[in-house]
RNA sequence: UAUUCGUUUGAAUAUGCCUUUCGUAUAUCCUCGAAAAUAAGGUUCGAAAGUUUCUACCGAGUCACCGUAAAUGAUUCGACUAUGAAGGCAGAAGAAGGUUCG
Repeated sequence: UAUUCGUUUGAAUAUGCCUUUCGUAUAUCCUCGAAAAUAAGGUUCGAAAGUUUCUACCGAGUCACCGUAAAUGAUUCGACUAUGAAGGCAGAAGAAGGUUCG
């Protein structure tokens, strides 16, 4: 918010909002342009592509690699957004069990 019931106040159900989990999309991926840094560095800006898809296309670590050059690579964890499904009122007191942390 809607419907039904009841007509005194309301009650029930559904939906929306909020939130959790899971599915789908996308691989938080790929292709370029410009600029920038240089082993205490490896970045910034822009474009395109990817989704029957709007948005996003990054963050924090670890390891490697590059002997000073113009180029990075591997890996772990994390989502956000769109949509679908299934759940979850809030507070107070107590009991039992479980899990995690110290």
A computed fold for a 102-nucleotide RNA from Oceanobacillus sojae, annotated as Purine riboswitch aptamer. Rfam family: Purine riboswitch aptamer. For this family Rfam cites "Riboswitches Control Fundamental Biochemical Pathways in Bacillus subtilis and Other Bacteria" (Mandal et al., Cell, 2003). About the family: Riboswitches are metabolite binding domains within certain messenger RNAs that serve as precision sensors for their corresponding targets. Allosteric rearrangement of mRNA structure is mediated by ligand binding, and this results in modulation of gene expression. The family has 133 seed sequences and 4,097 matches in Rfam 15.1. Of the family's consensus pairs, 100% are formed in the model. The sequence was found by an Rfam model in a public genome assembly.